[in-house]
RNA sequence: AUGGUAGCUGCAGAAGAGAGCCUCUUUAGAGGCCGCCGAAGGCGCAUUUAGCCCAUAAACGCUCAGGCAAAAGGACUGUCACUACGGU
Numbered sequence: 001a002u003g004g005u006a007g008c009u010g011c012a013g014a015a016g017a018g019a020g021c022c023u024c025u026u027u028a029g030a031g032g033c034c035g036c037c038g039a040a041g042g043c044g045c046a047u048u049u050a051g052c053c054c055a056u057a058a059a060c061g062c063u064c065a066g067g068c069a070a071a072a073g074g075a076c077u078g079u080c081a082c083u084a085c086g087g088u
Base pairs, nucleotide, nucleotide: 001088002087004085005084006083007082010079011078012077013076018034020033021032022031023030024029035068036067037066041064042062043061044060
């Protein structure tokens, strides 16, 4: 000088599902009742091997939590800067 991996800040993109009914309330919001969604989080499972046991996944499953007009949030992707590791 120039790449890679990981962490992290900012920015951009980013799906799904009732603007459901009743009560309070000026709408939103809160409570109750049903109906749904999966991509915050959380929980659960396979393979590995000659065999057995243990341990270990996900964008799969569950739906506790969260969400179901907009806003907010949002896994993940891209990108800037910074930090660490390591290569040429």
The RNA shown here (Glycine riboswitch aptamer) has 88 nucleotides and comes from Thiolinea disciformis DSM 14473. It matches the Rfam family "Glycine riboswitch aptamer". About the family: This family represents the bacterial glycine riboswitch. Its family is annotated with glycine biosynthetic process in the Gene Ontology. Taxonomically the source falls in Thiolinea disciformis (Bacteria, Pseudomonadota, Thiotrichales, Thiolinaceae). The coordinates come from a structure-prediction model, not an experiment, and the mean pLDDT is 78.